[in-house]
Context: one part of a larger RNA
RNA sequence: CUGUUGUUAAGGAACUCUGCAAAAUUGCUUCGUAAGUUCGCAAGAAGAAGCGCUCACGCGAGUGAGCCGCAGUGAAGAGGCCCAAGUAACUGUUUAGCAAAAACACAGCUCUAUGCGAAGUCGUAAGACGAUGUAUAUGGGGUGAUGCCUGCCCAGUGCUGGAAGGUUAAAAGGAGAGGUUAGUCGCAAGGCGAAGCUUUGAAUUGAAGCCCCAGUGAACGGCGGCCGUAACUAUAACGGUCCUAAGGUAGCGAAAUUCCUUGUCAGGUAAGUUCUGACCUGCACGAAUGGUAUAAUAAUUUGGGCGCUGUCUCAACAGCAGACUCG
Numbered sequence: 001c002u003g004u005u006g007u008u009a010a011g012g013a014a015c016u017c018u019g020c021a022a023a024a025u026u027g028c029u030u031c032g033u034a035a036g037u038u039c040g041c042a043a044g045a046a047g048a049a050g051c052g053c054u055c056a057c058g059c060g061a062g063u064g065a066g067c068c069g070c071a072g073u074g075a076a077g078a079g080g081c082c083c084a085a086g087u088a089a090c091u092g093u094u095u096a097g098c099a100a101a102a103a104c105a106c107a108g109c110u111c112u113a114u115g116c117g118a119a120g121u122c123g124u125a126a127g128a129c130g131a132u133g134u135a136u137a138u139g140g141g142g143u144g145a146u147g148c149c150u151g152c153c154c155a156g157u158g159c160u161g162g163a164a165g166g167u168u169a170a171a172a173g174g175a176g177a178g179g180u181u182a183g184u185c186g187c188a189a190g191g192c193g194a195a196g197c198u199u200u201g202a203a204u205u206g207a208a209g210c211c212c213c214a215g216u217g218a219a220c221g222g223c224g225g226c227c228g229u230a231a232c233u234a235u236a237a238c239g240g241u242c243c244u245a246a247g248g249u250a251g252c253g254a255a256a257u258u259c260c261u262u263g264u265c266a267g268g269u270a271a272g273u274u275c276u277g278a279c280c281u282g283c284a285c286g287a288a289u290g291g292u293a294u295a296a297u298a299a300u301u302u303g304g305g306c307g308c309u310g311u312c313u314c315a316a317c318a319g320c321a322g323a324c325u326c327g
Stems, first nucleotide, its partner, number of pairs: 001322008010313002014311001019308001027051005036041001038145001052067006068072001080306007087298002092104002108143007120129003146293004151223003156220002158216005165211003171205002176200005183192003224242005251285001252282001263279005
C1' cells in the first nucleotide's frame, strides 16, 4: 500500500446524483396507539415500562422481603420509525446470464362472433381440439378492483343491413364479316361464288362485388378561426362573420404530459432548477387508445423529518490475509 474486520474525541448528512454504505432498531410481557378507511384494516402504528438470583407465602397467576454486578432477552441469533406526493387496486408474472418496473397478468366491465357436424384452431384429407361442453357456454378484440362517471361527430375508413337504378365475369347467344372452292362468267388476265369446313363476331340474357341508400364509436378515428362589445382600467356573459362531419362536455391541469420555464403566488429552508398546495396563459390533458377520486398493498419513484452513525469535517489505531524484505 491492497482486501477484510473492529474501535474512535467533538460535531452528526456538513458527504453525495441519492443517507449509497454503515450504524441504529430487534426477543418476550404489560400499558398505550392518530389521520384515513372499502369498517376488513391502518397496527408490531407511534410511544413507554419491565425482564437476574435467594427466601417466605399461595393450588396457581402472583405477592412480599432480601442479594449481586458497569451491565439481568448479561454471549449469539431477532423490525428503524414518521409525514406528504406520483404510479399500479391487490397476491401474482417477466427480459435463465446488465432492466422486477409505472411493463404483463388479474377479478370486474364492455363490444363482437357462434343454435351445435357451433364459431374458431390444426390438418391435403380422414380426423382432432373446442367439449363428452350448449349462449349463466365457447372463441376473439378492448379496458383493467372499487366509488362517481363515460359528452359531441357516421363526412372519410371499417363493419352490419338493404335492394330500385348504374357498372360488371364465365357462360348462353348468334346479326354480320373473312378464308377455302364445286360451279359459273370471261379469248385471257381475272371476277363472282352455293353447301360444307374453318377464323372471327354485334345485339340480347347474365351473380356477388363496386357505385348507391341507411345504421353503427366501450368500431379505426376526429373533436376550429377571425373581429367587435359593459359608465376607470382590464376582461367579455353578448354580437358579427368564415369554415366543418362535429368543433373538447364533466373532471383534471407547469402534470410520468408545460417548449417559453427555475411560469406566478403560498408553504417548507438562513438560503429550495427538486417537493407540496393553488392559479390556468393546456407549445401539445380529457373521458374503456378510458377521465377522475381512492382505503389497503409495493425489494416501486419523488420530497421532508426524528433517531442513528467514520458518509463527511479529517483522519487515527488495531486484528486477520496479502503485497514487500530475508530465508
Model confidence (mean pLDDT): 88 of 100. Predicted 3D model of a 327-nucleotide part of an RNA (large-subunit ribosomal RNA, domain IV) from a Bacilli bacterium. The full RNA is in RNAcentral, with records from ENA. NCBI's taxonomy places the organism under Bacteria, Bacillati, Bacillota, Bacilli. Its Rfam family is "Bacterial large subunit ribosomal RNA". A reference for the family is Cannone et al. (2002), "The comparative RNA web (CRW) site: an online database of comparative sequence and structure information for ribosomal, intron, and other RNAs", BMC Bioinformatics. Rfam links the family to the GO terms ribosome and structural constituent of ribosome.